[in-house]
RNA sequence: CGCUCAUGGUUGCCUAGAACCCGCUGGCAAGGACGGGGGACCCAAAUUCGGGUGCUGCUCGCAGCAUCCUUGGGGUGAAGCCUUUCGGACUUCGGUUCGCGAGGCCGGGUGUACUCCUACCCGAACCCGACAGCUGACCUCGCAGGCGUAUUGGAGCAAACAU
Numbered sequence: 001c002g003c004u005c006a007u008g009g010u011u012g013c014c015u016a017g018a019a020c021c022c023g024c025u026g027g028c029a030a031g032g033a034c035g036g037g038g039g040a041c042c043c044a045a046a047u048u049c050g051g052g053u054g055c056u057g058c059u060c061g062c063a064g065c066a067u068c069c070u071u072g073g074g075g076u077g078a079a080g081c082c083u084u085u086c087g088g089a090c091u092u093c094g095g096u097u098c099g100c101g102a103g104g105c106c107g108g109g110u111g112u113a114c115u116c117c118u119a120c121c122c123g124a125a126c127c128c129g130a131c132a133g134c135u136g137a138c139c140u141c142g143c144a145g146g147c148g149u150a151u152u153g154g155a156g157c158a159a160a161c162a163u
Base pairs, nucleotide, nucleotide: 001148002147003146004145010030011029012028013027014026017024034142035141036140037139038138043133050069051068052067053066054065055064056063057062058061072131073128074127075126076125080105081104082103083102084101086099087098088097089096090095106123107122108121109120110119114156115155116154117153
């Protein structure tokens, strides 16, 4: 200076760097912007469910509360679906599940928004903790990280700017 991304800026205070001032760097706080979650009627959906520990109540096997876990369920995100060789685990021997690969469909990125073609890549990770549909008011959270060194090429078509 750019890319990915919601993750970009403003104000104030503090801040090592000889003293002071300004700036830079780093930190904290508060607004604007941007993004996410929860949350009515209506609509939709539907009888709904796990395990451990402790305490309390009691009609003695139930209920409630607290706490821990993750297999049910859910959230951010493009990060999903199907088939299949091989290997492992389980099995009621029907299958289920995990890992490395292969193939198909689909999703995402690449210096001007959008569309098409093309080339090269990505399809992870984390969180909640039995629980959440949509959802106005309302409540609440994020504002990280990672990467690159003129950034694949072409066509079409807007807007803006300049002449």
This is a predicted structure of a 163-nucleotide RNA (c-di-AMP riboswitch aptamer (ydaO/yuaA leader)) from Sanguibacter gelidistatuariae.